RNA sequence: GGCAAUGUAGCUCAGUUGGUAGAGCAAACGACUGAAAAUCGUUGGGUCGGCGGUUCAAGUCCGCCCGUUGCCACCA
Numbered sequence: 001g002g003c004a005a006u007g008u009a010g011c012u013c014a015g016u017u018g019g020u021a022g023a024g025c026a027a028a029c030g031a032c033u034g035a036a037a038a039u040c041g042u043u044g045g046g047u048c049g050g051c052g053g054u055u056c057a058a059g060u061c062c063g064c065c066c067g068u069u070g071c072c073a074c075c076a
Stems, first nucleotide, its partner, number of pairs: 001072007010025004019056001027043005049065005
């Protein structure tokens, strides 16, 4: 440099055909306990990597850019 995959909550990841952004774990609080752990319940937490475009409507489609991973090529 070329090709492909990938980027969504603190972490791991869903999100189907464009139509209200979710789960588990973690955290906080509560229940339980003599007190903890475990268990159960509740709550908070997101400009969906960035900018633009299409559309009544974009996490989803299109373009450019950035990060990460893999393969290939090149230089020495």

The RNA shown here (transfer RNA) has 76 nucleotides and comes from Deinococcus maricopensis DSM 21211. The gene name in the source record is tRNA-Phe-GAA-1-1. It matches the Rfam family "tRNA". By type it is a transfer RNA. The organism belongs to Deinococcus maricopensis, within Bacteria. Model confidence (mean pLDDT): 82 of 100.